A computed fold for an 85-nucleotide RNA from Lutispora thermophila DSM 19022, annotated as c-di-GMP-I riboswitch aptamer. Of the family's consensus pairs, 95% are formed in the model. The prediction has a mean pLDDT of 90.
[in-house]
RNA sequence: AUAUGAUAAUGGCAAACCUAUCGAAAGGUAGGGACGCAAAGCCACGAGUCUAAGGUGGAAACACUAUGAUAGUCGGGUUGCCAAG
Numbered sequence: 001a002u003a004u005g006a007u008a009a010u011g012g013c014a015a016a017c018c019u020a021u022c023g024a025a026a027g028g029u030a031g032g033g034a035c036g037c038a039a040a041g042c043c044a045c046g047a048g049u050c051u052a053a054g055g056u057g058g059a060a061a062c063a064c065u066a067u068g069a070u071a072g073u074c075g076g077g078u079u080g081c082c083a084a085g
Stems, first nucleotide, its partner, number of pairs: 004083002012037002017032006035072001041078003045075003048070003054065004
C1' cells in the first nucleotide's frame, strides 16, 4: 500500500414512528427518536421498485406513460477512520 473486517479502540450515520414544512403523489427537509449499518459517506450511469401532476385511451370505472422519486433495493463509479489475523 492492497485485500480483508475481530468479543479491538476512537468515533460516525440514523429505520419505523411523532411534530412542523415542501410536493399532485411517491417522497424530501428540520427537530425528536433508534431498527439497524464497516462505507447506512457521496454520485441517478445500468437494472429493479414506487408515484402519475401533465399527456394518451375510455361513456364511465379505470388503464398506460417519467421528464418525478428511491443511494437504508441491487450493480457500478468515487472518497474515507482504525487495525487483530
About this RNA:
Its Rfam family is "c-di-GMP-I riboswitch aptamer". Its family is annotated with cyclic-di-GMP binding in the Gene Ontology.